The RNA shown here (transfer RNA) has 73 nucleotides and comes from an uncultured bacterium. The sequence was found in a public genome assembly.
RNA sequence: GCCGACUUAGCUCAGCUGGUAGAGCAGCUGUCUUGUAAACAGCAGGUCGUCGGUCCGAACCCGACAGUCGGCU
Numbered sequence: 001g002c003c004g005a006c007u008u009a010g011c012u013c014a015g016c017u018g019g020u021a022g023a024g025c026a027g028c029u030g031u032c033u034u035g036u037a038a039a040c041a042g043c044a045g046g047u048c049g050u051c052g053g054u055c056c057g058a059a060c061c062c063g064a065c066a067g068u069c070g071g072c073u
Stems, first nucleotide, its partner, number of pairs: 001072007010025004019056001027043005049065005
C1' cells in the first nucleotide's frame, strides 16, 4: 500500500434483508434474614464509532473518515 471482518448499556452479546432498541452479568432499591450472601420483585442505565447521503421513516441501505482484529504484498 491492497483486501476482509467487526464497532449497539459499565462488561459479554442479540436485534427478523427499514417502522421509534433488548437479554444475561454488573449497579441501585425493596422483600426475606440477627446480619451478610443467595433467592425473589422492581428500578435505572443508549445522540446504535464519527460525519454526510438515500428514504415519509435508518442500528439496518450508500459514501467518507476513525478505531480494533485478521490476511496479502
The prediction has a mean pLDDT of 81. Rfam family: tRNA.